[in-house]
The RNA shown here (transfer RNA) has 72 nucleotides and comes from an uncultured Alphaproteobacteria bacterium. Its Rfam family is "tRNA". It is annotated as a transfer RNA. Its mean pLDDT, the model's own confidence on a scale to 100, is 81.
RNA sequence: UCUGGCGUAGCUCAGCGGUAGAGCAAUCGGCUGUUAACCGAUCGGUCGUAGGUUCGAUCCCUACCGCCAGAG
Numbered sequence: 001u002c003u004g005g006c007g008u009a010g011c012u013c014a015g016c017g018g019u020a021g022a023g024c025a026a027u028c029g030g031c032u033g034u035u036a037a038c039c040g041a042u043c044g045g046u047c048g049u050a051g052g053u054u055c056g057a058u059c060c061c062u063a064c065c066g067c068c069a070g071a072g
Stems, first nucleotide, its partner, number of pairs: 001071007010024004018055001026042005048064005
């Protein structure tokens, strides 16, 4: 330098055009002899950035940024 993949909640990941979700974590409560386990609730997101297409974009297109892998 070129090619491909990935970037979504604090962490690990789903969601592939129609209002963004799960598990774990955190907080509160229940239960219990008990700070554990279990149960319930709550909290948490400019979907990497900027444009474009569309009635509508996490999703499609372009550029850029970061990480990973490969080629030279």